[in-house]
RNA sequence: GAUAGAGGUGCGGAUUUCAUCAGUACUGUGUGGCAAAGUUGGACAGCUGCCACAUAUGAAAGGGAAAGUCGCCGAAGAGAUGUUUUUUUGUCCAGAAAGAUAUCUCUGGGAUAUUGCAGAAUAUGCAAUAUACUGUCACUUGCGUGGAGAGCUAUC
Repeated sequence: GAUAGAGGUGCGGAUUUCAUCAGUACUGUGUGGCAAAGUUGGACAGCUGCCACAUAUGAAAGGGAAAGUCGCCGAAGAGAUGUUUUUUUGUCCAGAAAGAUAUCUCUGGGAUAUUGCAGAAUAUGCAAUAUACUGUCACUUGCGUGGAGAGCUAUC
């Protein structure tokens, strides 16, 4: 260097089902209030009256869990920077969100707890810390200690 493998409550994809989101948004009706208010921010133009409460009907996206299935074992995840696409009534400028992609950095793996951030959230994700556990290598008579996937095992 090539090929083949291992870790286990292992990782990812799409699909199906379920709960959540939520009796919320939207819409209809009624009552009341307001005369400038709304449409991410600004400019110009366009459009619609707007708001609250009651009542009737009543979602979806994003996030999640389970199942079988497919692909896998840096599996994959996260962060930073760049490029690019999409999204608002139209155009321009700005911003935000989501997706794709490139480079760099970090994490061996899952579990539990605490804190922080994201999240509608008691879900879940990520980060840090702690605790044992687990695979692996090194050191050690042993107890045990330490390291990281740029690792480990086998063959050539």
About this RNA
A computed fold for a 156-nucleotide RNA from uncultured Faecalimonas sp., annotated as Lysine riboswitch aptamer. Rfam family: Lysine riboswitch aptamer. About the family: Riboswitches are metabolite binding domains within certain messenger RNAs that serve as precision sensors for their corresponding targets. The literature on the family includes a 2003 paper in Cell by Mandal et al., "Riboswitches Control Fundamental Biochemical Pathways in Bacillus subtilis and Other Bacteria". The coordinates come from a structure-prediction model, not an experiment, and the mean pLDDT is 76. Of the family's consensus pairs, 100% are formed in the model.